Model confidence (mean pLDDT): 83 of 100. Small-subunit ribosomal RNA from a metagenome, 1477 nucleotides, folded computationally. The RNAcentral record of the sequence draws on SILVA.
[in-house]
RNA sequence: AGUCGUACGACUUCUACGGGAUUUCUUUCGGGAAAACCUGUAGAGAGAGUGGCGCACGGGUGAGUAACACGUGGAUAAUCUACCUUAAGGACUGGGACAACAUUUCGAAAGGAAUGCUAAUACCGGAUAAGCACACGGAUCGCAUGGUCUGUGUGAAAAGCUGGCCUCUGCUUGCAAGCUAGCACCUUUAGAUGAAUCCGCGGCCCAUUAGCUAGUUGGCGGGGUAACGGCCCACCAAGGCAACGAUGGGUAGCCGGCUUGAGAGGGCGACCGGCCACACUGGAACUGAGACACGGUCCAGACUCCUACGGGAGGCAGCAGCAGGGAAUUUUGGGCAAUGGGCGAAAGCCUGACCCAGCGACGCCACGUGAGUGAUGAAGGCCUUUGGGUUGUAAAGCUCUUUCAGCAAAGAAGAAGGUAUACCUUUUAAAUAAACUGGUAUAUUUGACGGUACUUGCAGAAGAAGCCCCGGCUAAUUACGUGCCAGCAGCCGCGGUAAUACGUAAGGGGCGAGCGUUAUCCGGAUUCAUUGGGCGUAAAGGGCAUGUAGGCGGUGGUAUAUGUCGAAUGUGAAAACCCAAGGCUCAACUUUGGGACUGCAUUCGAAACUGUAUCACUAGAGUGCUGGAGAGGAAGUCGGAAUUCCAAGUGUAGCGGUGAAAUGCUUAGAUAUUUGGAAGAACACCAGUGGCGAAGGCGGACUUCUGGACAGCAACUGACGCUGAAAUGCGAAAGUGUGGGGAGCGAACAGGAUUAGAUACCCUGGUAGUCCACACUGUAAACGGUUGGAACUAGGUGUAGGAGGCGUCAACCCCUUCUGUGCCGGAGUUAACGCAUUAAGUUCCACGCCUGGGGAGUACGAUCGCAAGGUUGAAACUCAAAGGAAUUGACGGGGGCCCGCACAAGCGGUGGAGCAUGUGGUUUAAUUCGAUCAAACCGAAGAACCUUACCAGGGUUUGACAUAUUUACGACCGCCAUGGAAACAUGGUUUUCCCUUCGGGGACGUUUAUACAGGUGUUGCAUGGUUGUCGUCAGCUCGUGCCGUGAGGUGUUGGGUUAAGUCCCGCAACGAGCGCAACCCCUAUCGUCAGUUACCAGCGGGUAAAGCCGGGCACUCUGGCGAGACCGCCGGUGUUAAAUCGGAGGAAGGUGGGGAUGACGUCAAAUCAUCAUGGCCUUUAUAUCCUGGGCUACACACGUGCUACAAUGGAUGCUACAACGGGUUGCAAUACCGCGAGGUGAGCUAAUCCCUUAAAGGCAUUCUCAGUUCGGAUUGCAGGCUGCAACUCGCCUGCAUGAAGUUGGAAUCGCUAGUAAUCGCGAGUCAGCUAUAUCGCGGUGAAUACGUUCUCGGGCCUUGUACACACCGCCCGUCACACCACCCGAGUGGGGUGCACUCGAAAUCGCCGGCCUAACCAGCAAUGGAGGGAGGCGCCUAAGGUGUGCCUGAUAAGGGGGGUGAAGUCGAAACAAGGUA
Repeated sequence: AGUCGUACGACUUCUACGGGAUUUCUUUCGGGAAAACCUGUAGAGAGAGUGGCGCACGGGUGAGUAACACGUGGAUAAUCUACCUUAAGGACUGGGACAACAUUUCGAAAGGAAUGCUAAUACCGGAUAAGCACACGGAUCGCAUGGUCUGUGUGAAAAGCUGGCCUCUGCUUGCAAGCUAGCACCUUUAGAUGAAUCCGCGGCCCAUUAGCUAGUUGGCGGGGUAACGGCCCACCAAGGCAACGAUGGGUAGCCGGCUUGAGAGGGCGACCGGCCACACUGGAACUGAGACACGGUCCAGACUCCUACGGGAGGCAGCAGCAGGGAAUUUUGGGCAAUGGGCGAAAGCCUGACCCAGCGACGCCACGUGAGUGAUGAAGGCCUUUGGGUUGUAAAGCUCUUUCAGCAAAGAAGAAGGUAUACCUUUUAAAUAAACUGGUAUAUUUGACGGUACUUGCAGAAGAAGCCCCGGCUAAUUACGUGCCAGCAGCCGCGGUAAUACGUAAGGGGCGAGCGUUAUCCGGAUUCAUUGGGCGUAAAGGGCAUGUAGGCGGUGGUAUAUGUCGAAUGUGAAAACCCAAGGCUCAACUUUGGGACUGCAUUCGAAACUGUAUCACUAGAGUGCUGGAGAGGAAGUCGGAAUUCCAAGUGUAGCGGUGAAAUGCUUAGAUAUUUGGAAGAACACCAGUGGCGAAGGCGGACUUCUGGACAGCAACUGACGCUGAAAUGCGAAAGUGUGGGGAGCGAACAGGAUUAGAUACCCUGGUAGUCCACACUGUAAACGGUUGGAACUAGGUGUAGGAGGCGUCAACCCCUUCUGUGCCGGAGUUAACGCAUUAAGUUCCACGCCUGGGGAGUACGAUCGCAAGGUUGAAACUCAAAGGAAUUGACGGGGGCCCGCACAAGCGGUGGAGCAUGUGGUUUAAUUCGAUCAAACCGAAGAACCUUACCAGGGUUUGACAUAUUUACGACCGCCAUGGAAACAUGGUUUUCCCUUCGGGGACGUUUAUACAGGUGUUGCAUGGUUGUCGUCAGCUCGUGCCGUGAGGUGUUGGGUUAAGUCCCGCAACGAGCGCAACCCCUAUCGUCAGUUACCAGCGGGUAAAGCCGGGCACUCUGGCGAGACCGCCGGUGUUAAAUCGGAGGAAGGUGGGGAUGACGUCAAAUCAUCAUGGCCUUUAUAUCCUGGGCUACACACGUGCUACAAUGGAUGCUACAACGGGUUGCAAUACCGCGAGGUGAGCUAAUCCCUUAAAGGCAUUCUCAGUUCGGAUUGCAGGCUGCAACUCGCCUGCAUGAAGUUGGAAUCGCUAGUAAUCGCGAGUCAGCUAUAUCGCGGUGAAUACGUUCUCGGGCCUUGUACACACCGCCCGUCACACCACCCGAGUGGGGUGCACUCGAAAUCGCCGGCCUAACCAGCAAUGGAGGGAGGCGCCUAAGGUGUGCCUGAUAAGGGGGGUGAAGUCGAAACAAGGUA
C1' cells in the first nucleotide's frame, strides 16, 4: 500500500517527423496553404483492464491466554522456505480461451446477465532431462526409528522482454531466421534468511476446589499434513493424571529489563528491544513461499448509515482529529532531504514507517534574574525590660559587567547520491560495436528542519522569584487576633482568655524555576526470619498413643559417580548496568572498546562427604534366661463400718435447722435408745511431693485371665532405628439412646429466710443425673500451661525398686551402680520471673503451631453426630493499643507488729428549754464580700453615723490621694450671709515668704492643660507572701560503694529497745543532711549578789490599829548569775549491749511539768477584701463626696455558747485567802448626794496611788420539793451614762411582770493531774456597747485506765491487685437512641459455565451422477472418456432455541447478632479473701 508500459491488448490527448486519400481556399496552374480524417515511427500524459511482484512487512493494541504462550538449554535421523547467493543443466514444439472493448438487457443503488472480438511472462498438451520423486536392490555408517552413497525401472519443466551487432545465413544493405549483453523463466544442489514442530527445566493465588478423564491412555491399520503425533477414523485392550497438588475457580500477555534494597529479596512489565496474541463479536476456509490475513473473501450476530422497502454499505487496538467517560494525557502540522521498506532495468512513484516542527516544567540536564563597594547602622515595618534590638550591607548612593531575553548583520554540518559527457577498468563477444562491473574527471542537480544552530554588533541593571515550613520527630520564634469556637493534624497531639501547634504579621529555616499535597512501590520491618524469628508465663506444643507415605539415620571395607568440587567449550541478542576513552562550549544525551550477565548445556577430571550397590561388624534396637516391685487393665466372688428405710420394744414433748429464724418432722408418739430385717453406693486407718499407667486415670479383700516397665546374666539377630502429614485406636466430667437400679448426694423445681429487690449465697424438701450393661458423644485450666527421640555439660540431699562390694555366723551401718520420683543449687540461659543431668543449658533429627487487639473460634461452605454440638475456619468494619514480667506507690469488708482520750474504764457536757452569737435558706432597693472534714462567738481585739466594701437619692470629673511639665494668679486657711438633708453652690470679708543685678528667679498655695490618678472591679486555676490540714505523726533524703539490662533496690530491712529512723547488735554497705532529742522561755529546790516603792526576825520609837517611823537585809519577795537530774549509784532481767524493772538518795527520776519550735511533701486546700503583683476590664464611672437606709430582716434548718431546771441548792447577815494585768484624751481613793445606775475629784506617768470588795469557801438564819423564796425570758413604767445623734439599732439602774424549763430520742463532744469539773479576777478592741465571745490569771480540786477484740486516725513489715486522677479507683451485661459494615431472607433481575436435546448458516472433506462443459484422449463424424462446474446428500459445526444444574456479584419486606457513640436506665458480675475465692 502500492508499483511495473523493458509482460499484454485496447482506448484517448498532445508534440515531432513521415505516408495516404478526401474537402476547402488560392494560384504564376507547376503547385502552394489550411482543416478534419485514416495510417506509421518516436516521445510525453491520464484513467480502467489482463498479467507479475507486494499487500503475511512496517504501524497499533494487550481483550484473551496459567499455555511449550514466554524465558533458557536442547532435538528435527520428523520439516518447509518467495525474493538473495552458490553450483549443475535447460529454455524445444504445439493449442484453445477469457477480460478490457462493442451491442443488447435487469436493477433505485450496489451490482450483474446474454451475445460477439482479442493479446500476453495468463492457461493447457506433447518432447527431452539429472537419485529430483517413487518402487525394488547393493555398499557403508550410526543414535532405537534410521542416515549417506549407489544400480535398475517409472514419473515430472520452462516465457519471454529490452538494448546492441552484421562474422556466419536470408533477403528488401540494414533488418532478423541469426549472434550478443542485460533482465526475466524451468529443473536440481548447497547456503543464508525466515518459519514450523517436539522435549528438559523455570516463573501467580485459592484445598472453604480432592478426586479428574471415553478420543480419554495405549496398540494395530488407514486417512491427513511441509512434517511427528488420537491430529482424524475403524477395530482391540483398560488404561492415563493426581497431595512433588490433578481437576476446578480467581487473576495475569511473557521476557531483556525498570525501581527499591548492604545483600538475599520485594514491587512493576510505561518508553526502547525480543517473542506471543488480537483486529466490531463468533465461525470458516480460499489464494499464496508464507495468512486461516488490521486497511482481503464467505456466513451468523450486535450496532451505525443509504434505500425507490425489493435490497445494499461499513469496521481508527494505523496518523491526526471528534464525541463520551475520567483526577488526567497533545497538532485534523511540514517533508520524503536523511534512514528503512514495496515495485521497477532505471529515472522514479508510494511510504502519518521515519525525519522534523507544534502543545504540556511531565522528567533529566545546563543557564539567568547581576557583581563590587557602601553605617547617619537612613526611613518604614516588627518586637521591646523603652535602654534598645531586628529587618540589615539589605536598600539608597557610587563604581562596574552584559550571559539569557530584545533589535540588527552574516550564516552552517547533516549530501551519500542522481543525471550528462569524457576517460580508465571487469566480464561476455568475431569485434577497436555494444552492454555490464568498478572507478576517475568535468558540468549540473537534491535540505522538511530553517534564515534554525553557531558567530558578531548595539543599548541598558536594564525585561526575569516563587513555594513550603518554624511544638517534638525535624533545620527554623516572637507579637497580635481567637477562646474546645474558628480551625490544625503524617504519628504523638494542639485550641476551654497570657496558644512558639489555629488565623495574620514580622523575623527565621529549607528548596529554588520550581515548591508543596495526593496516590502507588520498595526501604526502615530480623514485622513470614534461606541469609535472619519464635512457642513455661507475652500469639504459639496437637488431649494421648500406634503407625503409612515422607524426612533423617551407627562402625569398617570395595565399587560407582546422583548430589558436590575443578577445568575447558558453546550459549547467555542488541539496548540497559559498571569501567576506560571519544563527540555536542559543559552536562543530560550519544559513539567506540572492555567488563559483567551470578544461568543453562556439553566434554574431561577428583572421590573426602551424601546417595546407590555389595561384603562385614556390634556400641543403637530387639530376642532369650533368672529375679523381684506395683491403687496397670478385664471378669467374678466375698466383707465390715456408716447413712436411709421397714417391723417391734422402751419412752415423752419436742426434734431439726440457723448469724438469727422459719418452712419441715412430731401426741396417728417423732427425736433419742434397743433388737431384727432390707437396699444401694462408697471403701476410714494403712497413706507417703509413695507406686503403676501413653494420656484420661487407678485405692476394701480374694480368685482367674492379661499388658507394660525394671534389675542381673551376656546366649542369639545384625541397623532390624528415630520422627511421623493422612489414617486408626484410646480419651475426665457433663450430655444422648435402650434396658435395669436408685441408699446417700443432688442441676431443674417448690417452700422458708435474707434483701430496696434476691429468679442467688443460707435452710427444709426434691426430679433428672450420679451406679450397672450395651451403644453414641470426642470435648476440659485434657496443665509441668514445657511435643517426641539422641548425645554432652559441677555438685549436694531425700525417697521407691533392683544388683554388687567391704566386712560378718547372720543382720545393721558404709561404699559403688542402674531405673524412677522430689527438693536445693553452680556454670550457662532468660525480657524478667525463673530453669538448671527429669534443662527453659550446648547441639542434631522429625512433627505440630504462632505473626497487633477486637470482630471471632463467629459467618458461609464442607464434614462428623440421634440431638446437644464437634472439626475445619474467614471477611467487612473498628481501635492505637491489647499483652508479659518486674518496680515504686496507693488501696483491700488481706495478714503481722505498734501507737494515739482511738476504743474501753470514768467525770462532765452537747442534742430537749429560754436567751446570746455565727451559718444556711428565705426575704429585700440593699440585707456587701470571703470561708464548708481543715467554715459556722471564723476574717470582725468590738456595724447607731463613721467603719462600709452594699442600696436609694443628691453632687464632682486631672478628680478624695501621688509625681512631672505647663498657663494664670498671690495667697490658702479662716470668718459672715443666703439656699440646701448634707455634700456643695452663690455672694461678701480678710490676706504670703526668701533671694535679687529690680528685669526677674525660687519656695508654697490656688488655678488651666497634658501625661496620669483611682478601682474592696475580675482571675488564689497566672503569682509572691502568709496560713490551714495530714501531724509534733517519725518520718523524708543524699554522696560514694555494691546489686539489677532497667524502673529501682541496698543503706532505711532483720533481732531487741524507745515517746522517737531513740539507741544497741547484726548486715554490702560506709558516711552524711533535713526532721526526733538537746540548745531557748516559763515553772518546781537551793546557793550567791543586790535591797526600793517589796519585806519585818531581832533592837528602838509609836498608834485605836497598821512596816507607821528609826533601823535592818535574816526571812518572804523582786531579778541577775549559778548549782541541781546524768539511768549517775545499787540489785534483777537482757546478748557482758542498748535498754528496762525495782530501790536508795533527792525539792524534783527516767523527756520533772508547760510553752515556743511543724522535716520531704499532699490537698491547682484558703486568701487578688491585710499587703504586694502579671494579664484583663473601667475612666462624666466599676472613680470620688454627701444624706438616709442596709449589713441588726425571719416560716424555718444547723453549729458554738450562756443561764437553768434546784436543797452538794436559793435568799439574807457576818467573815477569810489570790494571781495575771491596766491606768494622764486615763485609773480614780476618802467624804457627801442618790434605793441604784451615777454625780462631785485627793493621789498616781505607778512593787509607792487607783481599778481592787476576789468568788466558790467558812459561820449562822430561813426556805422544805412546789413550776416553788427554783428559773429568769418577755413586757410595762421611771431613770442614769456615752455620744452631733440611741426610732430603725447601745449599755446600765430601780419598781413591776414572772414564759419555757422538773436533767433532755437517735446520735455525739471534751478530758489521764494540779488535769476534768467548779469559782471568780484581769486585759485587748473601745466615745459607748450587744463580751454569755476571745486571750490570760489564780482559788477549790476529783474519778478511772482490766486491756487492745472492736470504731476512727496514724507508723513499720509483708501479701494480692485488671488501681496510678491511685477504691470518691477500675469495670461488666441487658435495655433505650443514632450511625456503620456484615449474615440470613419469600424472592427479583443480571453475568459466567456444565450437561442433555433441538435447529443448523458459510466453508472444507466425502459421496451421488439426473444437468452443463473450449483446450487433453479416442473417433471420419456423431459422440464418448478424463477432468471441471453448478446442484443434491452426508459428516462436522458457529450463532440461535428448550430444559436442567453449578458458580458469582447486585438488590429486597422482614429477621439476627456485631462495631462505634457525648450522655441515659437497671443492677453490681470481675479486679483486694472484690465482700459466696